[in-house]
This is a predicted structure of a 526-nucleotide part of an RNA (small-subunit ribosomal RNA, 5' domain) from an uncultured prokaryote.

Context: one part of a larger RNA
RNA sequence: GAUUGAACGCUGGCGGUAUGCUUAACACAUGCAAGUCGAACGGGAACAUGGGUGCUUGCACCUGAUGACGAGUGGCGGACGGGGGAGUAAUGCGUAGGAAUUUGCCCAUUAGUGGGGGACAACCAGUGGAAACGCUGGCUAAUACCGCAUAAGCCCUACGGGGGAAAGCGGGGGAUCUUCGGACCUCGCGCUGAUGGAUGAGCCUACGUCAGAUUAGCUAGUUGGUAGGGUAAAGGCCUACCAAGGCGACGAUCUGUAGCUGGUCUGAGAGGAUGAUCAGCCACACUGGGACUGAGACACGGCCCAGACUCCUACGGGAGGCAGCAGUGGGGAAUAUUGGACAAUGGGCGCAAGCCUGAUCCAGCAAUGCCGCGUGUGUGAAGAAGGCCUGCGGGUUGUAAAGCACUUUCAAUUGUGAAGAAAGGAUUGUAGUUAAUAGCUGCGAUCUGUGACGUUACUCGCAGAAUAAGCACCGGCUAACUCCGUGCCAGCGGCCGCGGUAAUACGGAGGGUGCAAGCGUUAAUC
Numbered sequence: 001g002a003u004u005g006a007a008c009g010c011u012g013g014c015g016g017u018a019u020g021c022u023u024a025a026c027a028c029a030u031g032c033a034a035g036u037c038g039a040a041c042g043g044g045a046a047c048a049u050g051g052g053u054g055c056u057u058g059c060a061c062c063u064g065a066u067g068a069c070g071a072g073u074g075g076c077g078g079a080c081g082g083g084g085g086a087g088u089a090a091u092g093c094g095u096a097g098g099a100a101u102u103u104g105c106c107c108a109u110u111a112g113u114g115g116g117g118g119a120c121a122a123c124c125a126g127u128g129g130a131a132a133c134g135c136u137g138g139c140u141a142a143u144a145c146c147g148c149a150u151a152a153g154c155c156c157u158a159c160g161g162g163g164g165a166a167a168g169c170g171g172g173g174g175a176u177c178u179u180c181g182g183a184c185c186u187c188g189c190g191c192u193g194a195u196g197g198a199u200g201a202g203c204c205u206a207c208g209u210c211a212g213a214u215u216a217g218c219u220a221g222u223u224g225g226u227a228g229g230g231u232a233a234a235g236g237c238c239u240a241c242c243a244a245g246g247c248g249a250c251g252a253u254c255u256g257u258a259g260c261u262g263g264u265c266u267g268a269g270a271g272g273a274u275g276a277u278c279a280g281c282c283a284c285a286c287u288g289g290g291a292c293u294g295a296g297a298c299a300c301g302g303c304c305c306a307g308a309c310u311c312c313u314a315c316g317g318g319a320g321g322c323a324g325c326a327g328u329g330g331g332g333a334a335u336a337u338u339g340g341a342c343a344a345u346g347g348g349c350g351c352a353a354g355c356c357u358g359a360u361c362c363a364g365c366a367a368u369g370c371c372g373c374g375u376g377u378g379u380g381a382a383g384a385a386g387g388c389c390u391g392c393g394g395g396u397u398g399u400a401a402a403g404c405a406c407u408u409u410c411a412a413u414u415g416u417g418a419a420g421a422a423a424g425g426a427u428u429g430u431a432g433u434u435a436a437u438a439g440c441u442g443c444g445a446u447c448u449g450u451g452a453c454g455u456u457a458c459u460c461g462c463a464g465a466a467u468a469a470g471c472a473c474c475g476g477c478u479a480a481c482u483c484c485g486u487g488c489c490a491g492c493g494g495c496c497g498c499g500g501u502a503a504u505a506c507g508g509a510g511g512g513u514g515c516a517a518g519c520g521u522u523a524a525u526c
Stems, first nucleotide, its partner, number of pairs: 001526004006522005013373006019366002021331001026329003030326003035076003040073002043069001047067003050063006083284001085282001092209007101201002106197008114148001116146002123138006154163003168189006176183002210256003217247003222244008259281004263274004286307005309320004337363001339362003345359001346357004376406004386397004413461001415459001420453001424448010470515005475496003481510005491498002
């Protein structure tokens, strides 16, 4: 000199933009943060509409008929998104390669979607428990579950053969049939097998990746082979047997410290330091262990066991996990609101409308940083008054003020007013599909219509200099000097050093210098 996720002292006008528990991976009250689908299913708990009955004429009852739908079965999603960095010196990360794998949803191609069965919730009836939660019996549906048939690809094979699937739902409809439910046709969404792709994931290799030798030897599934098991997959990954190997001063092992990277800061560079925000990867989710489900987890807001802690209890037994967003206590020099909205972007579910979304977008707080603007402009010498100094003549503060003439940025106030909006819905034209002028889909047209921010940005007007300057320093380094007080005292101090009666170095004043809504100090890095 540059820099900071900074803190402290004094001071403080506005706006934009970014950032904001670096400490206790300490403990957490409360609310919210993952749901959705009725176009898979049986249904009928509340609410609303329609219908019906009764009458007391605005109420009661009934009715799943409709909208919506509590609880339940089922599907998909809760493995993403969000968080903090405890552990990890290599099962990590970075770069470059590799082969023995898998991949829900998505895309393309291909072959199918036939025929049956028995249950279990909800519900009903009992019954246990303080509660959490159960137990027994009975009824029932499905895209839940299980067989049969079929098998081009698929799997196994001794090449003869053997094994293995599926599910329906919704919209529309001219003939024909009908037990009036539909069959049938068609479209859409699904379902099953297979192949290829895309994306994601798992695995292997090489090189690089902090300090200590006051850590020199380490290793028994250890190193390799054979056979088998296991996995989606190679492999001592595991087991049996056999061999005796493997690593190490090019630093093994041990100990300490640490998430890694793109980057960031500094520097002419080489380097050094660092890894907040943003982005990629990893590991973690009260502590330790375990598996289940699933395409994917050994799963933050799932399950089981053990432990510590907290809470409830009828003492028998139960409940919980903010390193999600806010917020509380604690620790600390120190770090914000128990806010708004799904309007946009994105995600989950759904045919869709839509619902959910503390992701996200916004608002609030903080000079925490960066950037911009303002605190007036011109004129004005009687060089006013006052202050300070003085050699008493004067000098300086100083065009500074006052006065005169202007302007109105900002703030305040009255109005106007974009963009962020693309969608979605209704009607309709055309093309495709089709038996079809239905329906559905694509592309248009017209109408309608969605904004948290928001009293938005921007802008017209209005009145008035009106609303707005401090901080540090002035001995040298280092820009800026005098007076008074003090008298090795009080004090200053980054280094040199000042102070013991004329202190430009202490304290005050006047003046000056430097920065400026900041200025200094401390800490830290180069």